RNAcentral holds the full RNA, with entries from ENA and SILVA. This is a predicted structure of a 504-nucleotide part of an RNA (small-subunit ribosomal RNA, 5' domain) from an uncultured bacterium. Rfam family: Bacterial small subunit ribosomal RNA.
Context: one part of a larger RNA
RNA sequence: GACGAACGCUGGCGGCGUGCUUAACACAUGCAAGUCGAACGAUGAAGCACCUUCGGGUGUGGAUUAGUGGCGAACGGGUGAGGAACACGUGAAGAAUCUGCCCUCCACUUUGGGAUAACUCCGGGAAACCGGGGCUAAUACCGAAUAUUGAAACAUAAGCGACAUCGCUGAGUUUUGAAAGAAUUUCGGUGGAGGAUGACUUCGCGGCCUAUCAGCUUGUUGGUGAGGUAAUGGCUCACCAAGGCUACGACGGGUAUCCGGCCUGAGAGGGCGACCGGACACACUGGGACUGAGACACGGCCCAGACUCCUACGGGAGGCAGCAGUGGGGAAUAUUGGGCAAUGGACGCAAGUCUGACCCAGCGACGCCGCGUGCGGGAUGAAGGCCUUCGGGUUGUAAACCGCUUUCAGCAGGGAAGAAGCGAAAGUGACGGUACCUGCAAAAGAAGCACCGGCUAACUAUGUGCCAGCAGCCGCGGUAAUACAUAGGGUGCAAGCGUUGUCC
Numbered sequence: 001g002a003c004g005a006a007c008g009c010u011g012g013c014g015g016c017g018u019g020c021u022u023a024a025c026a027c028a029u030g031c032a033a034g035u036c037g038a039a040c041g042a043u044g045a046a047g048c049a050c051c052u053u054c055g056g057g058u059g060u061g062g063a064u065u066a067g068u069g070g071c072g073a074a075c076g077g078g079u080g081a082g083g084a085a086c087a088c089g090u091g092a093a094g095a096a097u098c099u100g101c102c103c104u105c106c107a108c109u110u111u112g113g114g115a116u117a118a119c120u121c122c123g124g125g126a127a128a129c130c131g132g133g134g135c136u137a138a139u140a141c142c143g144a145a146u147a148u149u150g151a152a153a154c155a156u157a158a159g160c161g162a163c164a165u166c167g168c169u170g171a172g173u174u175u176u177g178a179a180a181g182a183a184u185u186u187c188g189g190u191g192g193a194g195g196a197u198g199a200c201u202u203c204g205c206g207g208c209c210u211a212u213c214a215g216c217u218u219g220u221u222g223g224u225g226a227g228g229u230a231a232u233g234g235c236u237c238a239c240c241a242a243g244g245c246u247a248c249g250a251c252g253g254g255u256a257u258c259c260g261g262c263c264u265g266a267g268a269g270g271g272c273g274a275c276c277g278g279a280c281a282c283a284c285u286g287g288g289a290c291u292g293a294g295a296c297a298c299g300g301c302c303c304a305g306a307c308u309c310c311u312a313c314g315g316g317a318g319g320c321a322g323c324a325g326u327g328g329g330g331a332a333u334a335u336u337g338g339g340c341a342a343u344g345g346a347c348g349c350a351a352g353u354c355u356g357a358c359c360c361a362g363c364g365a366c367g368c369c370g371c372g373u374g375c376g377g378g379a380u381g382a383a384g385g386c387c388u389u390c391g392g393g394u395u396g397u398a399a400a401c402c403g404c405u406u407u408c409a410g411c412a413g414g415g416a417a418g419a420a421g422c423g424a425a426a427g428u429g430a431c432g433g434u435a436c437c438u439g440c441a442a443a444a445g446a447a448g449c450a451c452c453g454g455c456u457a458a459c460u461a462u463g464u465g466c467c468a469g470c471a472g473c474c475g476c477g478g479u480a481a482u483a484c485a486u487a488g489g490g491u492g493c494a495a496g497c498g499u500u501g502u503c504c
Base pairs, nucleotide, nucleotide: 001503002502003501005500006499007498008497009496012371013370014369015368016367017366018364019363020329025327026326027325029324030323031322034071035070036069039068040067042065047060048059049058050057051056078282079281080280088206089205090204091203092202093201094200097199098198102195103194104193105192106191107190108189109188110144111143112142113141119134120133121132122131123130124129151175152174153173154172158169159168160167161166208254209253210252215245216244217243220242221241222240223239224238225237226236227235257279258278259277260276261272262271263270264269284305285304286303287302288301307318308317309316310315335361337360338359339358343357344355345354346353347352374404375403376402377401384395385394386393387392408445410440411439412438413437414436418431421428422427448493449492450491451490452489453474454473455472459488460487461486462485463484469476470475
């Protein structure tokens, strides 16, 4: 000098930040991922019109709701347990790869079929839920046609390419696609080419400690073939060979997310990786796959385990390292708040719905910064305190007293920008009656903490008597202690001041 700090004493205001470093301990409760009726069949409220036997009925209308279907749920948010590794950083390679939504271009969108949920009937179960019969729709599912240039597979003369396998261009056999809604605009669907974005794989280099760890390795190292993958590869398997790594530290052990950065320092360097941003890993513990463009999936599924809960004992349910909040641990870390107004995201043609992301508010001097606690005059140098050589000195212009001002806090009146947007219009701001402006009153409501032997700025008195105590080091205290305690005075910082811890 610095801090995500804690503790002691003290504490007026504001702005901006920041706040479980410990038990990746266990969690009550609420919320945190939905949306689309312009995909579909049902359900059909209000309103309107007509009829009525006054009970209601019919038509229109389309609110609402569960279901089928689509998209999203792989983002956003949390945490740092594990991991010494191509995990990360940086630079390359992919002629070894995939890419929903988005953008550009080309071509197309023909014709059929059978089911099933919802619903209804029946049954089982305490529940979670499950089974059977019957009916029905689709942008759900399955056939057929078309596709020259197309895509995939097989074989191949030739040209081009920075490249052994190979890539691109070009002439043959087999396989492969479409779906509607709407009055229109519009939103879609399918195939192909390219882009963008994202993802995956490989490699060079770089960044911890330990030799009181010296040898390690059998899918191990390489080859052939096969399987598997979007794709290369012992990734896996069969066979063959006997290799591969290591003192430039293999193997083992310990520790640890990594980086941009942050702190310190003149720099070189050293330490750290909280907040913010990028990457990785994890989601009660261990394992596994399914769906999907994308997961081996925090608020999905299955199995096993520990724990908790319900039960009619047959069987079931759960996972806060999301936001709040609770218990526990700890020196220690906040509200079970408001709003989708803005930014961003999901869905939707849109209106809109959802969004503990986010924007705000609350709590904490935890940090940084700013402001205030008044300003000018005022000597009889008042009183009081303390000291005294008893003359006085000091507190001290300090107070009183006189004049002035009103920041902040207080009260009253006015009162935003953030609104670009969305909506036909009316209208639409959580923050917030906040910031800000004006007026009012009165110095009125607002100072402490540590230190004073030397280092180190600042001294006397009393008490105590190697006691009580102080102390960062040297060291003070045994009867005159500037070093203990108290008082007066002083010094340094100041809404803080000290102490402790850690790093330079």